A computed fold for a 108-nucleotide RNA from a Paracoccaceae bacterium, annotated as Guanidine-I riboswitch aptamer.
The coordinates come from a structure-prediction model, not an experiment, and the mean pLDDT is 82.

RNA sequence: GUGCAGGGCGUCUAGGGUUCCGUCUGCAUCGCGCAGAGCUGGUCCGAGAGAUGCCGCCGCUCCGGCAAACUCCGGAACGGUACACGGCGGGAAAAAAUCCCGGGAGAA
Numbered sequence: 001g002u003g004c005a006g007g008g009c010g011u012c013u014a015g016g017g018u019u020c021c022g023u024c025u026g027c028a029u030c031g032c033g034c035a036g037a038g039c040u041g042g043u044c045c046g047a048g049a050g051a052u053g054c055c056g057c058c059g060c061u062c063c064g065g066c067a068a069a070c071u072c073c074g075g076a077a078c079g080g081u082a083c084a085c086g087g088c089g090g091g092a093a094a095a096a097a098u099c100c101c102g103g104g105a106g107a108a
Base pairs, nucleotide, nucleotide: 007055008054009053010052011051012050015045016044020042021041022039023037024036025035026034027033056081057080058079059078061076062075063074064073065072083103085106089101090100091099
């Protein structure tokens, strides 16, 4: 300097804004409402570096299948799945965000 790998999904949380609900303010009304305010909240979005579960992958020990094999196929138990600082800018038909670009650029 280059390449590969650091897995997937669900549930939840930190966090996020304001489409809907609610709340508050103003206006109007027989009634249905209109406008504004992210505003403690409900719906909603939501983490590579947050939690948790399932799956996958790897190791190892067994069980079964075949005449047979430390090969192949299937299953079970146990173990492993580490580490991880991070802009600007852009994207999402509500909008924003630790969402996506992105384990990016960059730094060490």